c-di-GMP-I-GGC riboswitch aptamer from a Candidatus Rokuibacteriota bacterium, 81 nucleotides, folded computationally. The sequence was found by an Rfam model in a public genome assembly.
RNA sequence: CUCGAUAAGGGCAAACCCGCCGUGAGGCGGGGACGCAAAGCCACGGGUCAGGCCGAACGCCUGACAGCCGGGCUACCGAAA
Repeated sequence: CUCGAUAAGGGCAAACCCGCCGUGAGGCGGGGACGCAAAGCCACGGGUCAGGCCGAACGCCUGACAGCCGGGCUACCGAAA
């Protein structure tokens, strides 16, 4: 370095509920734990979702999702291999 244990100390927190913000996807805070070894960070490629162009699209624009996949950056611990 790869890797990832019935290790140690810890960390995060899905659904759902409450409050606030947002047209919305969704976000933030509190409760709560399904899970997670990057479930830390970045919308770069794909994807999904929302709003608009709109009557409509195979299209375009603006957003959202990092717990959908890939990619980039960074990081705690140390059994086995």

The source organism's lineage runs through Bacteria, Bacteria candidate phyla and Candidatus Rokuibacteriota.